[in-house]
RNA sequence: GGAGUCGGCCAGGCAGCCGCUGUGGUCCGUCAGGAUCGCGGAGGAAAGUCCGGGCUCCGCAGGGCAGGGUGCCAGGUAACGCCUGGGGGGCACGAGCCUACGGAAAGUGCCACAGAAAACAUACCGCCAAAGCGCCUCCGGCGCCGGCAAGGGUGAAAAGGUGCGGUAAGAGCGCACCGCGCGGGUGGCAACACAUCGCGGCACGGUAAACCCCACCCGGAGCAAGACCAAAUAGGGGAGCAGGUCGCCGCUUGCGGCGACGACGCGCGGCCCGCGCGUGUUCCCGGGUAGGUCGCUAGAGGUGCGCGGCGACGCGCAUCCCAGAUGAAUGGCUGUCCACGACAGAACCCGGCUUAUCGGCCGGCUCCCCCC
Numbered sequence: 001g002g003a004g005u006c007g008g009c010c011a012g013g014c015a016g017c018c019g020c021u022g023u024g025g026u027c028c029g030u031c032a033g034g035a036u037c038g039c040g041g042a043g044g045a046a047a048g049u050c051c052g053g054g055c056u057c058c059g060c061a062g063g064g065c066a067g068g069g070u071g072c073c074a075g076g077u078a079a080c081g082c083c084u085g086g087g088g089g090g091c092a093c094g095a096g097c098c099u100a101c102g103g104a105a106a107g108u109g110c111c112a113c114a115g116a117a118a119a120c121a122u123a124c125c126g127c128c129a130a131a132g133c134g135c136c137u138c139c140g141g142c143g144c145c146g147g148c149a150a151g152g153g154u155g156a157a158a159a160g161g162u163g164c165g166g167u168a169a170g171a172g173c174g175c176a177c178c179g180c181g182c183g184g185g186u187g188g189c190a191a192c193a194c195a196u197c198g199c200g201g202c203a204c205g206g207u208a209a210a211c212c213c214c215a216c217c218c219g220g221a222g223c224a225a226g227a228c229c230a231a232a233u234a235g236g237g238g239a240g241c242a243g244g245u246c247g248c249c250g251c252u253u254g255c256g257g258c259g260a261c262g263a264c265g266c267g268c269g270g271c272c273c274g275c276g277c278g279u280g281u282u283c284c285c286g287g288g289u290a291g292g293u294c295g296c297u298a299g300a301g302g303u304g305c306g307c308g309g310c311g312a313c314g315c316g317c318a319u320c321c322c323a324g325a326u327g328a329a330u331g332g333c334u335g336u337c338c339a340c341g342a343c344a345g346a347a348c349c350c351g352g353c354u355u356a357u358c359g360g361c362c363g364g365c366u367c368c369c370c371c372c
Base pairs, nucleotide, nucleotide: 001368002367003366004365005364006363007362008361009360010359012337013336014335015334016333017332018331020041021040022039023038024037025036026035027034028033043343047354048353050352051351052350053349054348055222056221057220058219067218068217069216070215071214072086073085074084075083076082087101088099089098090097091096102213103212107211108210109207110206111205124152125151126148127147128146132144133143134142135141136140160178161177162176163175164174165173179202180200181199182198183197184196185194186193187192226294227293228292229291236285237284238283239282240281241280244261245260246259247258248257249256250255251254263279264278265277266276267275268274301320302319303318304317305316306315307314308313338341
C1' cells in the first nucleotide's frame, strides 16, 4: 500500500420566525378556560407481531390423556426458541464463519430416474470348470448340474478400505494395518477427547424440518385487559297525588292508632258497585349507553466508578429523570455550512430474534506485496 474479518458508535449541523403536545410556577377568570415564563417531546430499528416475561381479568386440589413447543454440554437470566463459554461436524491459506447437532440392532413408512438388485440382498456384462454327470477327434476340449462376487456398468447412495496369503475362480475365508462396535483406563462438572488396553471378523445403507420413541417445558384471553365516576332519551322496580270520606278500636271526648277508598281514560256491563288494562304527574332506587377519570409510564431504568467472573452477567456506591398523545402532538418556513442526509413514526411496559437502512468514524485481528 492492497484485500479481508470481527466488535462498537453516529444517523445532517447552526441561527431566526411561526406553531403543536405534556408538565411546573405566576397572573387573569364569567371556574369552561386563557395569558406568560421555564423544562421535556420518537428509533436503532418505534417495523414484523415471530418467541419470552411483567401487569390485568377468568379458570385451577393433585395427577393423567389430548394438543403445541424445545432438543450436543455447562453457565447467564424474571424468562426464552435469546446470550456467553465449551464440544462434535463442515467451509476458508488465515482472522473467522455456518451448524434443529437426542434416538435408525422399538416398530411402521419412503428412497424419483437409472440399474440385475435400494435392503430377511441380488446377478446384466463378467470370472471359474476343482468335485459330480454326459459327449468327443481323450496328457486335452465341449456341454450339463453348478460355484463366485474380484473386475465392468447404473446411481446421490451398492452391504468396510489397503496389502499379503489363500483358491478352480473368489470371498474377513485367514492375517497385518486403518476404519467400526462393545467394555475398561486416563483427562474433563459435562458434551467429549486420547499416540492407551482388551474383546468382536464386522453385528444388517440413507431418511426422524416422515410417522414415531425418549427427555424437558407449556391453563385461557388480552390495555378494546381491567377499575371507577356518570347525563339526555327509552325501558325496569318502588312510593305519593288527600290537611278528605267511611268503618273499627282506645281513651285524656277531640285527639290518637289500624284498615279501606281516594286523579284521568278504556274494556266487561243497561246502570251503579266491582274487576281488569292503560295513561299523566312528582320523587326515590338500581342496571346500562354517550362522555369523563384511572390503568399510563420511576423502570428486570440510564450514566459513572469499584469489586467478582475468560465471558454472558452479578454485587455495591454515587448520580440522573429521559415522550405519554386519544382524531391522536413531536411540525412548517427562511438563511447558512458540509461529506448533500438512508430506512423509517411511539400507542400498556420490558428482554430478544428477524427484516429495512445514504453515508461516515473508532478499535482488535488475518492474508498478500513493497521498504528499512

Description: The prediction has a mean pLDDT of 76. Predicted 3D model of a 372-nucleotide RNA (Bacterial RNase P class A) from a Gammaproteobacteria bacterium. A source record names the gene rnpB. Rfam family: Bacterial RNase P class A. It is annotated as a ribozyme. NCBI's taxonomy places the organism under Bacteria, Pseudomonadati, Pseudomonadota, Gammaproteobacteria.